[in-house]
RNA sequence: CAAGUAAGGUAUGUGAUCGCGGCUGGCAGAACCGAAAGGGGCCAGGUGAGGAAAGUCCGGGCUCCACAGGGCAGGGAUGCCGGAUAACGUCCGGCGGAGGCGACUUCAGGGACAGUGCAACAGAAAUAAACCGCCUGCCAAUGCAGGUAAGGGUGGAAAGGCAGUGUAAGAGACUACCGCCGCUGUGGUAACAGAGCGGGCACAUGUAAACCCCAUCCGGAGCAAGACCGAACAGAAAGCUAUGUGGCUGCCCGUCACGCUUUCAGGUGGGUCGCUUGAGGCUGCUGGCAACAGCAGUCCUGGAUAGAUGAUCACACACGACAUAACCCGGCUUAUCGCUUUGCUUGCUGU
Numbered sequence: 001c002a003a004g005u006a007a008g009g010u011a012u013g014u015g016a017u018c019g020c021g022g023c024u025g026g027c028a029g030a031a032c033c034g035a036a037a038g039g040g041g042c043c044a045g046g047u048g049a050g051g052a053a054a055g056u057c058c059g060g061g062c063u064c065c066a067c068a069g070g071g072c073a074g075g076g077a078u079g080c081c082g083g084a085u086a087a088c089g090u091c092c093g094g095c096g097g098a099g100g101c102g103a104c105u106u107c108a109g110g111g112a113c114a115g116u117g118c119a120a121c122a123g124a125a126a127u128a129a130a131c132c133g134c135c136u137g138c139c140a141a142u143g144c145a146g147g148u149a150a151g152g153g154u155g156g157a158a159a160g161g162c163a164g165u166g167u168a169a170g171a172g173a174c175u176a177c178c179g180c181c182g183c184u185g186u187g188g189u190a191a192c193a194g195a196g197c198g199g200g201c202a203c204a205u206g207u208a209a210a211c212c213c214c215a216u217c218c219g220g221a222g223c224a225a226g227a228c229c230g231a232a233c234a235g236a237a238a239g240c241u242a243u244g245u246g247g248c249u250g251c252c253c254g255u256c257a258c259g260c261u262u263u264c265a266g267g268u269g270g271g272u273c274g275c276u277u278g279a280g281g282c283u284g285c286u287g288g289c290a291a292c293a294g295c296a297g298u299c300c301u302g303g304a305u306a307g308a309u310g311a312u313c314a315c316a317c318a319c320g321a322c323a324u325a326a327c328c329c330g331g332c333u334u335a336u337c338g339c340u341u342u343g344c345u346u347g348c349u350g351u
Base pairs, nucleotide, nucleotide: 001347002346003345004344005343006342007341008340009339010338012316013315014314015313016312017311018310020048021047023045024044025043026042027041032039033038050322054333055332057331058330059329060328061327062222063221064220065219069253070252071251072250075218076217077216078215079214080094081093082092083091084090095109096107097106098105099104110213111212115211116210117207118206119205131152132151133148134147135146136145137144138143160178161177163175164174165173179201180199181198182197183196184195186193187192226273227272228271229270235264236263237262238261239260240259244258245257246256247255248254280299281298282297283296284295285294286293287292317320
C1' cells in the first nucleotide's frame, strides 16, 4: 500500500426568524367549551422520536381473574459443557462437526442397541444381491455349468478405507496404518483430548426441522389491562337453581361467590388517573478472558389522544439512506445512504 475479517461511533451541521406539545415558576382565577365530571389563558425558563421507534418473534415488570394452591393429561418450548441475567428460545467463554491459506464464520450440536416408519427414480440388488467384467470346465461357434464380489456401471448411500501378501481369479482370507468396538489408566469442573492393550470387527447404511424415547422448563388474559368521577336508562320471556349454578386455560381435588345461560328491548360511548424515577443513563475505580457484578460520583432526557418536532432564509460538505413513541424494559429478526475509529489475518514493497 492492497485485499479481507471482527468489534464500535455517527445518522447532515451551524446561525437567525416565526410557529407547535408538555414540565417548572409567577400572574390571572375572568372570558371561552361542557348537562356534569372536567378542560382552558398570559409571561419567563429550560426541554421535546430511533438504531432500528419496524416485525409483534421470545422473556419479563405492571394490572385483573384471585384469598391462593396441588395433581394428571394435553399442548408448547429448549437440547454439547460451564457461566451471566429479573428472565429468555438471549448473551459470554469453551468442546466437537462443517467451511476458509488465515484472521474468522456457521451448526434445529441428547438418543438409531426401546420401538415404528421411510429411502422415490435409477440399479442385478437398498436388511443381503450378480448387469458388464475376471477365472475354471464343456463346446466349431452362439451358448451352458461352476467360482468371484477386487475392477466398471446405477445411485445421495452398495458386504469399512488405503497399500501389499496371497489366489485359478478374487475377498479382512492375512499383514501394516487409519477407522470401529471393548478394557485400563493420564489431563481437564465438564463437554472432551490424547496414550497403552486386546478384538478381524459392525444383530450391515442413512434419516428423529419423520413419529417417537430421554432430560429440563412453562397458570391465563392483557394498558382497548385496570381504577375513579360525572350523566342517563327499563326491563320482558324461557331454562337450570345450595344434593345446585358459576369463576379459577382442559380434567380432578381444593377454594371463592350466590347466582348463571339464551333471546328480545333500552341507556351510555363523556372526563381524569394509569402515563413515566426506571432490573434507568453517563463517568471513574475494583473483580472477572468475557458476558457481567460491586462501589463511588453525577444527570432527569416524549407522555400526544384524530394524535406535538413544522415553515422560511443564509453558509458549509460527507449532498443526507432505512425510516417517526403511544404502558415500560431486556433481547432476537428484518431494512439501511454515507462518513469514521480500533484490533487482527494474508499478499506485495521498503528499512
This is a predicted structure of a 351-nucleotide RNA (Bacterial RNase P class A) from a Lachnospiraceae bacterium.
The coordinates come from a structure-prediction model, not an experiment, and the mean pLDDT is 77.
The model forms 98% of the base pairs in the Rfam consensus.
Its Rfam family is "Bacterial RNase P class A". By type it is a ribozyme. Rfam describes the family as follows. Ribonuclease P (RNase P) is a ubiquitous endoribonuclease, found in archaea, bacteria and eukarya as well as chloroplasts and mitochondria.
NCBI's taxonomy places the organism under Bacteria, Bacillati, Bacillota, Lachnospirales, Lachnospiraceae.
RNAcentral holds the sequence, with entries from ENA.